[in-house]
Two RNAs folded together computationally: RNase P RNA and transfer RNA, 486 nucleotides in total. Its mean pLDDT, the model's own confidence on a scale to 100, is 77. It holds a member of the Rfam family "Bacterial RNase P class A". The family's RNA type in Rfam is ribozyme.
């Protein structure tokens, strides 16, 4: 320097001007108030703020609301190595085991040779590094396993491979050979995702943990660890495949609903409820009218209260498990102390436009180079809508950090 | 903003308890008619929205995503 793995940060910048949203403030007008003062939607300025790591997706978890709730048990559903942190989480941290690469060694086999303490392949086992794990239990119990294949769960004789025992027959004087039946045999072959421990050796008629050395299981004790779980002894001769993102079992955990939650204020017409008048005309009320007569019309008419609605320049609305520094306790997540900090609240929903100057990108143009100079792009993925704490998805370009190969110099 | 379904052949829909994906219509061919419908016969045609994961093995079971559809003032 390229490349690739994994972490981790950033997410154009910096001024100027016109805007747009709340917030706090001056002055004037305007209302209260005797005054100080106060008050709001008017007017004119001044000040400070205004997206994001994901604001997204709505997948956990919590806080806040309002309904239900004595207590417990069942139902449904949700998580699931082990310990911690934590408001809680299916989330983080550490830690154990399984895997999977990758580097080394140990051994075994295989294989070439110039026959060694040789390379080179496979493979078990160790240590180190770095990635993943919805990793609870399959000796509660119950299902399922298509096709193939003899057989698919206390299974299985299809090709092989035995005829040692028992019966018959044949060949033989005789030992013995051979064929049939009855049978052994799970070692090899072939079926399969998956064949009922795996190497090696002894055994045998073949053969078999049938015996034995390693490995691997189970099971008791003993060490070490909070624990998962390692690990050293002794026993067992294999019983106990696989699937639990299949019912289920064991252990933990959960009441439903969601700010369109919920509060408060509140019109008209409809309907309730009170009070009055009035419905027998010596008329509550209506039309014709400014009004009084006067004609028609007509059984209800005014007031009041109270709930709901339409509608709110209300409140829930942003000071909160809040940021940032410092010191501290902790491997760490995360905890404590002290100190500074106000950082967006819109409700058809503001956070934009335009210019300059650096920054990247691209393209063209000048130059041997280095590097300049034009122009174009405004430049990932995206945008609050109660708040938080996570996951997950999207996402140019850059910055750093660890590992790891290659390629040049020394 | 909140909360809910759902996606299978051109269309409309089945697929239980995972084991080789099906029906009606529609398209095609052939048969039947003098011809055309209808009928009868066969033929074709499927990334099971989309990627991953569990498993031997997913249209199904589990996760993330993409699209499409409803709901959602208050009283009684």
């Nucleotide at each position: 320097g390229c490349g690739g793995c994994g972490g981790a940060g950033u997410g154009g910048g910096c001024a100027a001007u016109c805007g747009c949203g709340g917030c706090c403030u001056u002055g004037c007008a305007c209302g209260g108030g005797u005054a100080a003062c106060c008050g709001g939607a008017g007017c004119a300025g001044g000040g400070g703020c205004g997206a994001g790591g994901a604001a997204a997706g709505u997948c956990c978890g919590g806080g806040c609301u309002c309904c239900g709730c004595a207590g417990a048990g069942u139902a449904a559903g949700g998580c699931g190595c082990u310990g911690g942190c934590u408001a809680a989480c299916g989330g983080c941290c550490a830690g154990g085991a399984g895997u999977c690469g990758a580097a080394a060694g140990u051994g075994a086999a295989g294989c070439c040779c110039a026959c060694g303490u040789g390379a080179c392949u496979u493979c078990u086992c160790u240590u180190u590094c770095g990635g993943c794990u919805a990793c609870a239990g399959a000796u509660a119990g119950u299902g399922c396993a298509a096709c193939a294949g003899a057989g698919a769960a206390g299974a299985g004789a299809c090709c092989g491979c035995c005829u040692a025992a028992g019966u018959u027959c044949c060949c033989g004087c005789a030992a013995g050979g051979g064929a049939a039946c009855c049978g052994g045999u799970a070692a090899g072959g072939g079926u399969g995702a998956a064949a009922c421990g795996g190497u090696g050796g002894g055994g045998u008629a073949a053969g078999a943990g049938c015996c034995c050395a390693c490995c691997g299981c189970u099971u008791g004790a003993g060490u070490g660890g909070u624990g998962a779980c390692a690990u050293u002894c002794a026993a067992g001769g294999c019983a106990a495949g696989g699937u639990a993102a299949a019912c289920c079992c064991c252990g933990c955990c959960u009441g439903g609903a969601g700010c369109a939650a919920g509060a408060c204020c509140a019109a008209a017409u409809a309907g309730g409820c009170g009070u009055g008048c009035g419905u027998u005309a010596u008329g509550a009320g209506g039309a014709c009218u400014g009004c009084u007569c006067g004609u028609c019309c007509c059984a209800g008419c005014a007031c009041g209260c109270g709930g709901g609605u339409a509608g709110g320049a209300u409140c829930g609305c942003u000071c909160g498990a809040g940021c940032c520094c410092a010191c501290u306790g902790g491997u760490a997540a995360c905890g404590g102390u002290g100190g500074g900090c106000c950082u967006a609240g819109a409700u058809g929903a503001a956070u934009g436009g335009u210019u300059g100057c650096c920054g990247g990108c691209u393209u063209u143009c000048c130059g041997a180079a280095a590097g300049g100079a034009a122009a174009g792009u405004c430049c990932a993925c995206a945008g609050a809508a109660c708040c938080c704490g996570g996951c997950u998805u999207a996402c140019a370009g850059c910055u750093c950090c660890g590992c790891c190969g290659c390629c040049a110099c020394u | 903003g909140c909360c809910g379904a759902c996606a299978u052949a051109g269309c409309u829909c089945a697929g239980c308890u995972g084991g080789u994906a099906g029906a009606g219509c529609a398209a095609c061919g052939c048969a039947u008619u003098c011809g055309u419908a209808a009928u009868g016969c066969g033929u074709a045609g499927g990334u099971c929205g989309c990627u991953g994961g569990u498993u031997c093995g997913a249209g199904u079971c589990c996760a993330g995503u993409u699209g499409u559809c409803g709901g959602c003032u208050c009283c009684a």